[in-house]
């Protein structure tokens, strides 16, 4: 130099042929329980889907650049 997988709340992951308001632990932040803490249990906050275009009525999903991480070839 070429090809391949992948990137989504702090963090690990789902997300169906493109379609209603992105989802679920763990963690965070209230409360209730407890003498206290932890466990349990109810509620909330938090991300526009690496980045920038582009198709389309509609894009996390499809194209094209581009950055990054890991494999494979040279």
């Nucleotide at each position: 130099g070429g090809g391949g997988u992948g990137g989504u709340a702090g963090u690990u992951a789902a997300g169906u042929c493109g379609g209603u308001u992105a989802u679920a632990a763990c963690g965070c932040c209230g409360g209730c329980c407890u003498g206290u803490c932890a466990c349990g249990c109810c509620g909330g906050a938090g991300g526009c889907c690496g980045c920038g275009g582009g198709u389309u009525c509609g894009a996390g999903u499809c194209c094209c650049g581009u950055c990054c991480a890991c494999c494979c070839c040279g």